[in-house]
RNA sequence: UAGAAACCUUCGGGGUGUUUGAGAAAUCUCAAACUGAGAAAUACCCGCACAACUUGAACCGAUUAGAAUCGGCGUAAGGAAAGGACAUACUAUGCCA
Numbered sequence: 001u002a003g004a005a006a007c008c009u010u011c012g013g014g015g016u017g018u019u020u021g022a023g024a025a026a027u028c029u030c031a032a033a034c035u036g037a038g039a040a041a042u043a044c045c046c047g048c049a050c051a052a053c054u055u056g057a058a059c060c061g062a063u064u065a066g067a068a069u070c071g072g073c074g075u076a077a078g079g080a081a082a083g084g085a086c087a088u089a090c091u092a093u094g095c096c097a
Stems, first nucleotide, its partner, number of pairs: 001092003007084004011047004016041001017034007053078003059072004
């Protein structure tokens, strides 16, 4: 001189499906099952980012009872932040001894 991960405070971003059963004129409501961090949770995940999430996408392949389940797409495009402390620390480089 430069850099990484994690922590705290406040603020912010995001998703909430599929199947079965019951009720119900329908929309919907309730319960159970599946995957998952999370399927409206006093919660969970994420905030500069190779994946929180969205678009592409009623996409392509595989799996399944079914599925936006898994993979591809994807180093794609977009995508929400500051401060503090640890810290005279750690790592790398340069200089001096």